[in-house]
RNA sequence: AAAGCCGGAUACGUGGCCGCUGGUUUUCGAAAUCGUUCGCGAUUCCGGAAGGCUGGAGGAAAGUCCGGGCAACAUAGGGCAAGGGUGCUGGCUAACAGCCAGACGGCGCGAGCCGAUGGAAAGUGCAGCAGAAAAAAUACCGCCGAUGGUUUCUCCGGAAACACAGGCAAGGGUGAAAAGGCAGGGUAAGAGCCUACCGCAGUUUUGGUGACAAGACUGGCAGUGUAAACCCCACCCGUUGCAAGUCCAAAUAGGACCGCUAUCAGGCUGCCCGCCUGGCGGUCGGGUAGGACGCUAGAGGCGGUCGGUAACGGCUGUCCCAGAUGAAUGGUCGCGGCUCACUGAUGUGAGAACAGAACCCGGCUUAUUUCCGGCUUUGAUU
Numbered sequence: 001a002a003a004g005c006c007g008g009a010u011a012c013g014u015g016g017c018c019g020c021u022g023g024u025u026u027u028c029g030a031a032a033u034c035g036u037u038c039g040c041g042a043u044u045c046c047g048g049a050a051g052g053c054u055g056g057a058g059g060a061a062a063g064u065c066c067g068g069g070c071a072a073c074a075u076a077g078g079g080c081a082a083g084g085g086u087g088c089u090g091g092c093u094a095a096c097a098g099c100c101a102g103a104c105g106g107c108g109c110g111a112g113c114c115g116a117u118g119g120a121a122a123g124u125g126c127a128g129c130a131g132a133a134a135a136a137a138u139a140c141c142g143c144c145g146a147u148g149g150u151u152u153c154u155c156c157g158g159a160a161a162c163a164c165a166g167g168c169a170a171g172g173g174u175g176a177a178a179a180g181g182c183a184g185g186g187u188a189a190g191a192g193c194c195u196a197c198c199g200c201a202g203u204u205u206u207g208g209u210g211a212c213a214a215g216a217c218u219g220g221c222a223g224u225g226u227a228a229a230c231c232c233c234a235c236c237c238g239u240u241g242c243a244a245g246u247c248c249a250a251a252u253a254g255g256a257c258c259g260c261u262a263u264c265a266g267g268c269u270g271c272c273c274g275c276c277u278g279g280c281g282g283u284c285g286g287g288u289a290g291g292a293c294g295c296u297a298g299a300g301g302c303g304g305u306c307g308g309u310a311a312c313g314g315c316u317g318u319c320c321c322a323g324a325u326g327a328a329u330g331g332u333c334g335c336g337g338c339u340c341a342c343u344g345a346u347g348u349g350a351g352a353a354c355a356g357a358a359c360c361c362g363g364c365u366u367a368u369u370u371c372c373g374g375c376u377u378u379g380a381u382u
Stems, first nucleotide, its partner, number of pairs: 001378009012336007020056009029046001031044005058354001062365002065363005070241004083237005088102005103117001104115004118232002123230002125226003140172002142168003147165002149162005180198002183195003199221001200219008245293004255284006264278005300319008338351005
């Protein structure tokens, strides 16, 4: 210098002016109550007006993908089944599909990265194309002629040829995968047929909490893969989400009760009694509009210290940090900082991303600006 890997920080600052919004406070105003010498005063209170002080988006507020708090519903309480989720080990946590530390496997020259990574000797299913053969041991090319057969030759002992029967699975070829790999021996040719090494299986020893690792002995190799296919095993899980939900509560209409009208009208019924319906007023309850609560002090932030490799936890100090609902968090001017370009320099010009709370919290994922630190590989120079 180039190409990379890992981790961390940042998300412009400050002042003036003009605005928006939450809280608090002062004055004025309105209303109510009390007192009063009738002038007013005091207290309470407010969707009122003006002023002061003070708070006001994020690292992802996003996607709504996981996990919890909280709330309602269901259930006397609990369990089973169904359905869903998770899936190496140990730890952390309120919990998790998260995080930390490790094991094993894979990828990369490396720094490092990735992995739902339990069970295929419980059972079932599936394995396209290619290929001779795909779970059933099979023989296309090939190798062989020891054995049987045929033919030829013969010194009659046998030899050679053919590849018909047959033997083989080493080599080629197909495939993701063809009943361990490789070397030697062996053989007609071959083959764990035999041997060494590696792999594998079983037994066992040692180390480790454990996943697992290392070693020893035995075995000639046990019939493939697939479980984000059904399934089995272990553990976890009620449903719906703040438009959850709780409370206050107008007008209109309807409901219940009481009273009046009433010597009324209609109906049962021609008449009387009685009953029902109708009108007006009052009270009550449900419920809509509307309003309030839920709503932000919390598994909280920052600092110190102790324990732990770490995630994290204990103790302690300090701080209060949005709470809207036609939904605020902004605009403009100056000064300064940062980055880039130009310039010998002073300086000049340009630029500043992704995006915006809506019950809260812990994660994951995605979008995105600038800077810093550690490390790896390669090349060049000293």